The RNA shown here (c-di-GMP-I riboswitch aptamer) has 89 nucleotides and comes from Candidatus Accumulibacter. Model confidence (mean pLDDT): 78 of 100.

[in-house]
RNA sequence: AUCUGAACAGGGUAACCCGCGCCGAAAGGUCGGGGCACAAAGUUCCGGUCUGUCGGGCACCGACGCCUCAUGACUGUGGAACCGCCAGA
Numbered sequence: 001a002u003c004u005g006a007a008c009a010g011g012g013u014a015a016c017c018c019g020c021g022c023c024g025a026a027a028g029g030u031c032g033g034g035g036c037a038c039a040a041a042g043u044u045c046c047g048g049u050c051u052g053u054c055g056g057g058c059a060c061c062g063a064c065g066c067c068u069c070a071u072g073a074c075u076g077u078g079g080a081a082c083c084g085c086c087a088g089a
Stems, first nucleotide, its partner, number of pairs: 002089004012038002016034004021030003036076001042082005047075004055068004
C1' cells in the first nucleotide's frame, strides 16, 4: 500500500420507544433514559424522499380552500469519491 474480516482490544453511531423537556410554520432537529442494529449506519457530492415559511397562480361578496415552488429538512433506500481503529493475508 492492497485485499479480507468483525472473532480479539479500545471504542463509535443510535433504529424505535419514553418525556408530553426545548427549538421550528412544518418536515424535522436537539436534550435525557432505554438499546434495534451497523465494519464505514464517518464526511462530501449526486440521486431520491418529506415539508411548504416566504413568493407566484387559481378560486371566493368575504372567509375557507386548491395548485406550484426549497432557500428548509431527511437519507439506517441507492451511487461515487475521500478519510478512518483493530486483526489476518
Source information:
The sequence is in RNAcentral, with records from Ribocentre. The source organism's lineage runs through Bacteria, Pseudomonadati, Pseudomonadota and Betaproteobacteria.